[in-house]
Molecule: small-subunit ribosomal RNA
Organism: Ligilactobacillus acidipiscis DSM 15836
RNA sequence: GCCUAAUACAUGCAAGUCGAACGCAAUCUUUUAACAAUGAGUGCUUGCACUCAGCGUUUAAAGUGCGAGUGGCGAACGGGUGAGUAACACGUGGGCAAUCUGCCCAAAAGUGGGGGAUAACACUUGGAAACAGGUGCUAAUACCGCAUCAACCGGCUGACCGCAUGGUCGGCCGGGCAAAGACGGCGUCAGCUGUCGCUUUUGGAUGAGCCCGCGGCGUAUUAACUAGUUGGUAAGGUAACGGCUUACCAAGGUGAUGAUACGUAGCCGAACUGAGAGGUUGAUCGGCCACAUUGGGACUGAGACACGGCCCAAACUCCUACGGGAGGCAGCAGUAGGGAAUCUUCCACAAUGGACGCAAGUCUGAUGGAGCAACGCCGCGUGUAUGAAGAAGGUCUUCGGAUCGUAAAAUACUGUUGUCAGAGAAGAACACGUGAUAGAGUAACUGCUAUGGCGCUGACGGUAUCUGACCAGCAAGUCACGGCUAACUACGUGCCAGCAGCCGCGGUAAUACGUAGGUGGCAAGCGUUGUCCGGAUUUAUUGGGCGUAAAGGGAACGCAGGCGGUCUUUUAAGUCUGAUGUGAAAGCCUUCGGCUUAACCGGAGAAGUGCAUUGGAAACUGGAAGACUUGAGUGCAGAAGAGGAGAGUGGAACUCCAUGUGUAGCGGUGAAAUGCGUAGAUAUAUGGAAGAACACCAGUGGCGAAAGCGGCUCUCUGGUCUGUAACUGACGCUGAGGUUCGAAAGCGUGGGGAGCGAACAGGAUUAGAUACCCUGGUAGUCCACGCUGUAAACGAUGAAUGCUAGGUGUUGGAGGGUUUCCGCCCUUCGGUGCCGCAGCUAACGCACUAAGCAUUCCGCCUGGGGAGUACGAUCGCAAGAUUGAAACUCAAAGGAAUUGACGGGGGCCCGCACAAGCGGUGGAGCAUGUGGUUUAAUUCGAAGCAACGCGAAGAACCUUACCAGGUCUUGACAUCUUUUGACCAUCUGAGAGAUCAGAAUUUCCCUUCGGGGACAAAAUGACAGGUGGUGCAUGGCUGUCGUCAGCUCGUGUCGUGAGAUGUUGGGUUAAGUCCCGCAACGAGCGCAACCCUUAUUGUCAGUUGCCAGCAUUCAGUUGGGCACUCUGGCGAGACUGCCGGUGACAAACCGGAGGAAGGUGGGGAUGACGUCAAGUCAUCAUGCCCCUUAUGACCUGGGCUACACACGUGCUACAAUGGACGAUACAACGAGUCGCGAGACCGCGAGGUUUAGCUAAUCUCUGAAAGUCGUUCUCAGUUCGGAUCGUAGGCUGCAACUCGCCUACGUGAAGUCGGAAUCGCUAGUAAUCGCGGAUCAGCAUGCCGCGGUGAAUACGUUCCCGGGCCUUGUACACACCGCCCGUCACACCAUGAGAGUUUGUAACACCCAAAGCCGGUGCGGUAACCAUUUUGGAGCCAGCCGUCUAAGGUGGGACAGAUGAUUGGGGUGAAGUCGUAACAAGGUAGCCGUAGGAGAACCUGCGGCUGGAUCACCUCCUUU
Repeated sequence: GCCUAAUACAUGCAAGUCGAACGCAAUCUUUUAACAAUGAGUGCUUGCACUCAGCGUUUAAAGUGCGAGUGGCGAACGGGUGAGUAACACGUGGGCAAUCUGCCCAAAAGUGGGGGAUAACACUUGGAAACAGGUGCUAAUACCGCAUCAACCGGCUGACCGCAUGGUCGGCCGGGCAAAGACGGCGUCAGCUGUCGCUUUUGGAUGAGCCCGCGGCGUAUUAACUAGUUGGUAAGGUAACGGCUUACCAAGGUGAUGAUACGUAGCCGAACUGAGAGGUUGAUCGGCCACAUUGGGACUGAGACACGGCCCAAACUCCUACGGGAGGCAGCAGUAGGGAAUCUUCCACAAUGGACGCAAGUCUGAUGGAGCAACGCCGCGUGUAUGAAGAAGGUCUUCGGAUCGUAAAAUACUGUUGUCAGAGAAGAACACGUGAUAGAGUAACUGCUAUGGCGCUGACGGUAUCUGACCAGCAAGUCACGGCUAACUACGUGCCAGCAGCCGCGGUAAUACGUAGGUGGCAAGCGUUGUCCGGAUUUAUUGGGCGUAAAGGGAACGCAGGCGGUCUUUUAAGUCUGAUGUGAAAGCCUUCGGCUUAACCGGAGAAGUGCAUUGGAAACUGGAAGACUUGAGUGCAGAAGAGGAGAGUGGAACUCCAUGUGUAGCGGUGAAAUGCGUAGAUAUAUGGAAGAACACCAGUGGCGAAAGCGGCUCUCUGGUCUGUAACUGACGCUGAGGUUCGAAAGCGUGGGGAGCGAACAGGAUUAGAUACCCUGGUAGUCCACGCUGUAAACGAUGAAUGCUAGGUGUUGGAGGGUUUCCGCCCUUCGGUGCCGCAGCUAACGCACUAAGCAUUCCGCCUGGGGAGUACGAUCGCAAGAUUGAAACUCAAAGGAAUUGACGGGGGCCCGCACAAGCGGUGGAGCAUGUGGUUUAAUUCGAAGCAACGCGAAGAACCUUACCAGGUCUUGACAUCUUUUGACCAUCUGAGAGAUCAGAAUUUCCCUUCGGGGACAAAAUGACAGGUGGUGCAUGGCUGUCGUCAGCUCGUGUCGUGAGAUGUUGGGUUAAGUCCCGCAACGAGCGCAACCCUUAUUGUCAGUUGCCAGCAUUCAGUUGGGCACUCUGGCGAGACUGCCGGUGACAAACCGGAGGAAGGUGGGGAUGACGUCAAGUCAUCAUGCCCCUUAUGACCUGGGCUACACACGUGCUACAAUGGACGAUACAACGAGUCGCGAGACCGCGAGGUUUAGCUAAUCUCUGAAAGUCGUUCUCAGUUCGGAUCGUAGGCUGCAACUCGCCUACGUGAAGUCGGAAUCGCUAGUAAUCGCGGAUCAGCAUGCCGCGGUGAAUACGUUCCCGGGCCUUGUACACACCGCCCGUCACACCAUGAGAGUUUGUAACACCCAAAGCCGGUGCGGUAACCAUUUUGGAGCCAGCCGUCUAAGGUGGGACAGAUGAUUGGGGUGAAGUCGUAACAAGGUAGCCGUAGGAGAACCUGCGGCUGGAUCACCUCCUUU
């Protein structure tokens, strides 16, 4: 231990008791009395009287038990539940002088004497029953008169008292009401006496009733409610006051300090939580209230409007003979139902308590116990000690081991618990019985009272507890392990499955999912869910805020309210303090004690912060009285002003009209067009008309409460400031409601209408353009009178008062000093700006005009969206305004500042970036690469710059990774084990070959002689192998920004912090290069330099190089030499070093001299921190995954070379600066023995034959070409151009078909300088010319190098692109390839409106009206009393009538809920559609209010704001 259904209940029990109130019936027993059948005896009048015995019967009495009834008490307690109730219901403290109280206690007095009925019972009637009726009999502690006392009532009267009405105690007279016995004892039967009853009265106690102060829920989208209502008089009624009820009179009463209405709810002691203040709750236990199927009503009674009583109505259930009846578990068990969910149809009255009784005792589902449920709290156990071979096994592993782990096993012990057996409580005290003692009382006894003795009484229960024996035996789970939060690994899965309290995890290496091992926590429990408090100072009294985060009302006046200057006196309401009463018990706390301990229980104390009464204090607040002047106001003397209202008036400009002059355009724009104009515009001149607004002055100047106010004059009028100190004497501040004012737009009526100008029309722009631009143009803008009441109504800063450094402008006064004047200076008051200290602030910033320090009052806020929306109400002519939610949804929205990035922001600077030039590409043909397509395959990778003559420095086979076919399976390759000694090579045959078959052949090296090693074959399994996947798992390497000048650190300083400073600033540089300055001082990676090469030169060395001079030769060939060239070692040289100028006395720059070279001399190598998940798993390495007779390996053939097409990079050209032919001159870098190959001969040539030299400064490749000198061609598709094709050859190679290169002869295509667009280059560069090399058998227009010839241009930084620095804005941070808005379409969700439909709640009006109380009547009925006597009267009753009234009916409204075709907006959703409104100056600055328009974001007009960038001007300020 039913939180839900106060839903319905089968069955049993939960309230009876008393025979000591009474009668009857009836069982049993005994005795007595009477009666009497019968018998006996006596007397005798023979039938009577008397006596005795006496079966039996009956009656009466007594005892015992039973049944219903009369009567008494109880049933109003105990037990249950929380529906209703927002209320004097509850709590707390008071009052009743306005009350009642059975049983109980104390006290006083009494208990006399009569009467008539009635149930039961008997007979009987009706009915199925329930039950009802009639006749007759009877009793009482039932009922009724009479007597008597008191209370009580009326009249008169006395004393005392009180907070008003009043109260208490008396005296006299009158009226008037009472009773009952029962059971005992003694007894001379008269009476006496005891106990329990009964009656009256007083007091108490207990219980109840009524009244009052204060306290405790929500909603104002409930603001008005109320006719018995508020009061009075009178009457009635009640135990009692009272409109409680009635009649009459008056018109009151409640309410913003929240009435009324609606919703919700039993209240409290207390419980949970919290540091506390508080918040939440009202289970158990205790106090109070309310209810008993729903509604109404009374009766009885001390007490009820009564849970287990009555009557009526309604719903439901049951019985029925259909006529009629019965019932009420929210008592204990239990059942059904509902629900996430809550127990036994148990035992006992032994204890405690209750009812009745004299008592025994009876009753008691109260209670005591047991049962069920780990629901909570507490205690105990599931073993203890030793035990390393660190067992087996599991898991992990870096394969070594680690861990579970002394854990287990094993050995030794213990016995809580368990099992069996034995012993075995306390709770028991009463009462009663018995016998004893004492006391009061009595004449005495019994009886009564008190005390102790004995006897009797246990549901729990053979339970607690104790003892003995036996067995480690029967006893551990659950949650978690990413962070918060203690505790980690493996496998599986692969944005799936799933987890999740928040953040979040999972897309192939998951400590986050699932499992396992391990670990951590708690433990007979553990975890989850729900609720409440805490953390949350996140509703802030303690203890918050409102410039920009949510939040100051648009402004003022002002009623109520709140707050309020100085002094004195008084009071004591607030305040402080003492005492008394109360604050029930239980609970909490402290302490002591009892169960072995604890939970639990008992004793004592404290606390209960409260309320009431009372005594005291008087500082402060309040009340009362008196005074004061400084707050406030008045007076007097002055001052400034776009303050307001009305009337009048002026000039400039625009437009229009008329006229003149005049002619072809005007106007407008980025450019145009629409429009106007030859019917004369624009322009110009004169005259006229009308309306609106007032240039300059003009100023962060002035005035006003704010909105707002600007030509000039007049009239009326409000406020402010200064000076003075004459007057009043706190008259003040704020201000919910309220009232007034309130830009622009808008509305109504009537005017007016020049310009401007929503809507609208046209023209442009555009993809579109309902816009921006242009031309027109209506409302409107203006006036008068009304309405509206809102703005970014902003200083985003409520009003008032006081205090708190300075400096500097400006405006309006006053005083003083100086001054001829102009002016200047000082002080002070009022306004208005800027800078700035303290202080404050999250920061930005504010800073005497506070956002500082304080006080008073008002308004407002509590995450974003939904939404300032819906509904309701108020206001409005309308537009709309004010007030103002919820469902639902998200985990953010927001502020300030920081670092970046970005901007169709700004400033400065650089770069072949542009410009100035030269040459190209894009057009043609071909080469090459890519895409696409095709294919059996066209292997794979690279994709803007930074893929595309890239990997590939060279695909016929091989390469090769692809395809087809044929083959192998420990394998083509590696290691280990075993066996063998060959294998290879050679030959033959088959086959496309791999391969197969056969023949033949038969090892080598070392040795310590044991063997070892190499090679090969076979077997076996471990394994090999993979150009298979993942570059988004990686290493390494590389590209790019970019050879751009940047990127950082230490210490210090500043900032709450992110961060800043340094690194910014002024100069300068190619450069963060250097200098100066500076809260910085230093340092690192970058820059530069150091390195290589090239340009000059010295020295050393001279062979294969060179040759000036001397010889020599065809030839530096040779002798000779090393001067020169050249080669390669070591050096020198260049540093803004020198001069002049500029600059800041710097750095540096400009110019010059010298020098081979001049300002990093030229070139190269060198690439900071980082970015791009950049590229590469196909160079290599490598994790994981995958394949294992195949995704591995081998072979043949094919493919990578395809071809409607597109693109990139190149070559050759289009020709005369050229082509062709002939002659002729000058290089450098390099390469070479499987090679370069001279020379000679052959061939037109490619080439061939032969081989001298060379392992190279020696020989060869190797004759460089453009150039130069001649000849020819003469502008044409050509003597340009060479593609394509044919034929014939050459070379390499196993092989040249697919698919190589070259040669000769022939053929002779496109192409006449290339659209849009685009690329490279700043000097030995571009352009042009050839040469060499790597790869390579062969194959280059590609790539990497080399030298020859050799220009043009750069004014300059406006623009395009890229980059660097500073600054600014930002709603971006995946960083603009960003973010983001709205319509439309689809899906889902909640919600508003809605013709209505339907249900409920509380009232109102009327109708009907049960039961019932009350009233009237009562010709009917009637025992007690009275009178009279065939009866009458009083009284009572039935019946009838009336008022009230539950339920019911009808009606119209109010409120609330559900539902509803359709419809409105809102929210959410992965990649839908249309645009691009906002964020940067977002490309038309944005936003607010208002009005119109439009697919949509939006656009436009009017007024306002800066929460707008940039530039310029003005003003002010700061530093020097």